[in-house]
RNA sequence: ACAGCAGGUUGGUUUGUCGCUCCAUUGUAUUUAUGGGGAGGAAAGUCCGGGCAACAAAGAGCGCCAUACUUCCUAACGGGAAGCUGUCAGUAAUGGCAGAGAAGUGUAACAGAAAAUAACCGUCCACCAACUGGCGGAUAAGGGUGAAAAGGCGAGGUAAAAGCUCACCGGAAGUCACAGUGAUGUGAUUUGCCGUACACCUUAUGGGUUGCAAGAUCGCGUAUACCGGCGCAUGUAGAACUGCUCGUUCGAUGCCGGGGGGUAGAUCGCUCAGAUUCUGUCAGCAAUGCCAGAACAAGAUAAAUGACAAACAUUUUGUCUCGAUAAUAUCGGGACGGAACACAGAACCCGGCUUACAAACCUGCUGUUUUU
RNA sequence: GGGGUUUUAGCUCAUCUGGCUAGAGCGCGACACUGGCAGUGUCGAGGUGACCGGUUCGAGUCCGGUAAGCUCCACAA
Numbered sequence: 001a002c003a004g005c006a007g008g009u010u011g012g013u014u015u016g017u018c019g020c021u022c023c024a025u026u027g028u029a030u031u032u033a034u035g036g037g038g039a040g041g042a043a044a045g046u047c048c049g050g051g052c053a054a055c056a057a058a059g060a061g062c063g064c065c066a067u068a069c070u071u072c073c074u075a076a077c078g079g080g081a082a083g084c085u086g087u088c089a090g091u092a093a094u095g096g097c098a099g100a101g102a103a104g105u106g107u108a109a110c111a112g113a114a115a116a117u118a119a120c121c122g123u124c125c126a127c128c129a130a131c132u133g134g135c136g137g138a139u140a141a142g143g144g145u146g147a148a149a150a151g152g153c154g155a156g157g158u159a160a161a162a163g164c165u166c167a168c169c170g171g172a173a174g175u176c177a178c179a180g181u182g183a184u185g186u187g188a189u190u191u192g193c194c195g196u197a198c199a200c201c202u203u204a205u206g207g208g209u210u211g212c213a214a215g216a217u218c219g220c221g222u223a224u225a226c227c228g229g230c231g232c233a234u235g236u237a238g239a240a241c242u243g244c245u246c247g248u249u250c251g252a253u254g255c256c257g258g259g260g261g262g263u264a265g266a267u268c269g270c271u272c273a274g275a276u277u278c279u280g281u282c283a284g285c286a287a288u289g290c291c292a293g294a295a296c297a298a299g300a301u302a303a304a305u306g307a308c309a310a311a312c313a314u315u316u317u318g319u320c321u322c323g324a325u326a327a328u329a330u331c332g333g334g335a336c337g338g339a340a341c342a343c344a345g346a347a348c349c350c351g352g353c354u355u356a357c358a359a360a361c362c363u364g365c366u367g368u369u370u371u372u
Numbered sequence: 373g374g375g376g377u378u379u380u381a382g383c384u385c386a387u388c389u390g391g392c393u394a395g396a397g398c399g400c401g402a403c404a405c406u407g408g409c410a411g412u413g414u415c416g417a418g419g420u421g422a423c424c425g426g427u428u429c430g431a432g433u434c435c436g437g438u439a440a441g442c443u444c445c446a447c448a449a
Stems, first nucleotide, its partner, number of pairs: 001368010012312007020038006040343001044354002047352005052211004059246004064207005069083005084099006100202002104200005120143002122139004127134002151169002154166003170194002172191008215268004224259001226258005238250003262447002276295005282289002314340012373445007382398004391429001400416006422438005
């Protein structure tokens, strides 16, 4: 220099004119004047977790759902940080996926003899026949099929073979020692223990249900017209109540379901005084935490936070020109002109994850080439 | 704003526990029966299983993401 990997940051600025919304103050019926505040890193998807609210401050059992290597962080999490093991991709930096348990059960299409109680061809033995062949048994060394074929390889062994036995190699399980908080690693040793994947299952942990259209208060307004079911009674029907059961409470001219009619207005919840934001010291590899200091930062409801014009900045490009070197090439500077400037818009609030994103910048690392 | 649900042929829907070439009805085309139409029968065409990834030997089906559609909710009696 080029190519790449990982992580982080920014997401234009200024002026003028015309507007929108909220708050405060003055006068004040509305309105006006002045001053101040007014979108994001994702406000998005609503995928997790929490706050908050109601249902009984919420109970028991079963079912259902989620998670599952280790240690830590956190209010919590299925999130994050640092690591361990295996496997895949890449030259590498690095990234993706998987990782509780093994007692039991099931599945593995097609092909293939056989998908786990392996005999189709082949090999060997016995018998019949006596040339090919037939029948019974042994055998996983060889062939072929498949995504996957009973650890690999050599020697011994045998009728032929086979972890049948042995050496070496690979894996698994157990024991001991050492290192580590731990997953795990290294070494020694024992057991011939030796196919794989997925699901069910088991274990552990967590989850009550519904979401601010929750919910609270006030107001406007109306017909329970009609249909179906249950019950006219002692704690029965039914409801709260949530997939089921139990339990608790309420429980009568009423309860449930369908369907119809009326009103769809206001205030609170609602906005940062908070698991808040920023800066710094210290602890920690880091996520993060403690302490100190500073700050207070949208609250609309059909829904405000905008439109137009100009200049500058950034990137890129064309022409002209200046400088460096041998160069019409390269690098750097200047003038003028053109083009581009993303994704996207709060709706109760936080912590994450995921997805979208023009352009620019910073840090660390890897590979290749050249020079010193 | 917050929940639920769906996406398979032109239309309406199946496809069980992942397995051989994804089926059915209507519609469409051709042929036969008829003098002709209707109708019936036979045969046939028609599929990116919304889209993109992952798991797996193998995905319409299982998992994740994206997109589009449908639907429910307030108050009182």
Two RNAs folded together computationally: RNase P RNA and transfer RNA, 449 nucleotides in total. It holds a member of the Rfam family "Bacterial RNase P class A". Gene Ontology terms of the family: ribonuclease P activity, dimeric ribonuclease P complex and tRNA processing. The prediction has a mean pLDDT of 75.